[in-house]
Context: one part of a larger RNA
RNA sequence: ACAUGGUUAAGGAACUCGGCAAAUUGACACCGUAUCUUUGGUAUAAGGUGUGCCAGCAAGGUCUAGAGGUUUACCCUCAAAGCCUAGUCUGGUCGCAGAGAAGAGGGGGUAGCGACUGUUUACCAAAAACACAGCACUACGCAAAGUCGUAAGACGAAGUAUGUGGUGUGACGCCUGCCCGGUGCUGGAAGGUUAAAAGGAGAGGUCAGCGCAAGCGAAGCUUCGAAUUGAAGCCCCAGUAAACGGCGGCCGUAACGAUAACGGUCCUAAGGUAGCGAAAUUCCUUGUCGGGUAAGUUCCGACCUGCACGAAUGGCGUAACGACUUCCCCGCUGUCUCAACCGUGUGCUCA
Numbered sequence: 001a002c003a004u005g006g007u008u009a010a011g012g013a014a015c016u017c018g019g020c021a022a023a024u025u026g027a028c029a030c031c032g033u034a035u036c037u038u039u040g041g042u043a044u045a046a047g048g049u050g051u052g053c054c055a056g057c058a059a060g061g062u063c064u065a066g067a068g069g070u071u072u073a074c075c076c077u078c079a080a081a082g083c084c085u086a087g088u089c090u091g092g093u094c095g096c097a098g099a100g101a102a103g104a105g106g107g108g109g110u111a112g113c114g115a116c117u118g119u120u121u122a123c124c125a126a127a128a129a130c131a132c133a134g135c136a137c138u139a140c141g142c143a144a145a146g147u148c149g150u151a152a153g154a155c156g157a158a159g160u161a162u163g164u165g166g167u168g169u170g171a172c173g174c175c176u177g178c179c180c181g182g183u184g185c186u187g188g189a190a191g192g193u194u195a196a197a198a199g200g201a202g203a204g205g206u207c208a209g210c211g212c213a214a215g216c217g218a219a220g221c222u223u224c225g226a227a228u229u230g231a232a233g234c235c236c237c238a239g240u241a242a243a244c245g246g247c248g249g250c251c252g253u254a255a256c257g258a259u260a261a262c263g264g265u266c267c268u269a270a271g272g273u274a275g276c277g278a279a280a281u282u283c284c285u286u287g288u289c290g291g292g293u294a295a296g297u298u299c300c301g302a303c304c305u306g307c308a309c310g311a312a313u314g315g316c317g318u319a320a321c322g323a324c325u326u327c328c329c330c331g332c333u334g335u336c337u338c339a340a341c342c343g344u345g346u347g348c349u350c351a
Stems, first nucleotide, its partner, number of pairs: 001346008010337002014335001019332001027051005036041001038171001052093005059085004066078004070073001094098001106330004111325002113322002118130002134169007146155003172317004177247003182244002184240005191235003197229002202224005209216002248266005275309001276306001287303005
């Protein structure tokens, strides 16, 4: 010096991003226990008191001796002694200290998020992420849908719609508005478009033959090939948002001013409903007001001007729960003012 322990005057979070770390609390018995609540809880809430040893009194249990009773029984009642139990009371007694050492919750309030117990990044993240019961949509009638496999075959399932698969949401409570124009899905089939295939108008090559020649050219073989017929799909017509998603602008107007219930106009598929709102979302922003502090960019309660909340990509609440996050208070402390001393280990210096 470092590591790791112990103690500390006065103060007691002034430390610090932050009480990180440490300290406090701690057992048992009794008293007592708010708010909220899904009536289960919250709760060991909080907050108190007691605790050793000796003696005595009283209580309960058990059961033997003994006594009594009758229905004579492996019966019932009473009950010394002994033993056991957890105490109460009284008196005494010792120490600084009696759960005498060790082991053994610090507590309360507010808000956010997630209902909860669970799960997770083996080796920097345990969480508000994942899961979850519940809810909804969707596919599937059994040789099920779906999945694996080239197949046989297997799972689903030795199940059968109160089932199985997929997707989203995520207990519970109150709810879940408008838009089907786009994309998707489902249904429709009149019309348009459309593949292979069918079809074979017509054209070419070859060649018998004809012709003086140029050339024409049957059948066959062969190479192309128009019309026409031709499914799903797409176009089209509907439905569907707990499907993917979306949910406006400008101008004017009330007898102070301000504001605009009201009016006008443009656009749209429809223009954001309830609830919430400077929020895990608010840029401006340390918004403004209130609370708490002597002083508060955080926190809590409001306001609404929502840059850019919003309803199962769920909205808003919510008891309980959380090694989650925020703020405050009590207690407690070497975190600090500001250091000191002691122990152990290691290093270093000297011998």
A computed fold for a 351-nucleotide part of an RNA from a metagenome, annotated as large-subunit ribosomal RNA, domain IV. Its mean pLDDT, the model's own confidence on a scale to 100, is 85.